Record summary
FMN riboswitch aptamer (RFN element), 115 nucleotides, folded computationally. The sequence was found by an Rfam model in a public genome assembly. Its mean pLDDT, the model's own confidence on a scale to 100, is 77.
RNA sequence: GUGAACCUUUGGGGCAGGGUGAGAUUCCCUACCGGCGGUAUAGUCCGCGAGCCUUUGGGCAUGAGCAGGUGUGAUUCCUGCACCGACAGUAUAGUCUGGAUGAGAAAAGGUGGCU
Numbered sequence: 001g002u003g004a005a006c007c008u009u010u011g012g013g014g015c016a017g018g019g020u021g022a023g024a025u026u027c028c029c030u031a032c033c034g035g036c037g038g039u040a041u042a043g044u045c046c047g048c049g050a051g052c053c054u055u056u057g058g059g060c061a062u063g064a065g066c067a068g069g070u071g072u073g074a075u076u077c078c079u080g081c082a083c084c085g086a087c088a089g090u091a092u093a094g095u096c097u098g099g100a101u102g103a104g105a106a107a108a109g110g111u112g113g114c115u
Stems, first nucleotide, its partner, number of pairs: 001114002005111006017029003031095002033085002035048004043083002051060003065081005087098003
């Protein structure tokens, strides 16, 4: 200097207040949240990640952004107005409980190897 290998650690947030009701953090008003890599800083661009099914090809989960401004450059910044969120349980759940002290994109450190 280097990149295949091995090890360790880390690795997802959020209903405050009110209404109806026998019962709702699930409905209604309002509130709140945003994993990882890329790129001008991203929940809504490109790609990746947990679960389920499968004839192992693949399928479902998987969804969601426009307008204006600045700038060489931004669907990423600023302003405005929007929108999205698996499965099981339970009064209908992005936010509660559970699978999950799990798994994992990936990040950091280390070991030894090679030159």